[in-house]
RNA sequence: GGCUCCGUAGCUCAGCGGUAGAGCGCCGCUCUCAUGAGGCGGAGGCCGGGAGGUCAGCACUCCCCGGAGCCA
Numbered sequence: 001g002g003c004u005c006c007g008u009a010g011c012u013c014a015g016c017g018g019u020a021g022a023g024c025g026c027c028g029c030u031c032u033c034a035u036g037a038g039g040c041g042g043a044g045g046c047c048g049g050g051a052g053g054u055c056a057g058c059a060c061u062c063c064c065c066g067g068a069g070c071c072a
Stems, first nucleotide, its partner, number of pairs: 001071007010024004018055001026042005048064005
């Protein structure tokens, strides 16, 4: 330098163009003599940045940034 893949909640990841989800973690309640486990509820993200086409984008196209791998 070229090619491919990845970037979504604190962490690990889902998400056929139509209101952003799960598990773990965190907070509260419940249960217990107590802790943990269990049960119930809750907070927390505008989806790496920008542009484009679309009525409508996390998703499609382009550029940039960061990461991983392969080739040279």
Transfer RNA from an archaeon, 72 nucleotides, folded computationally. Rfam family: tRNA.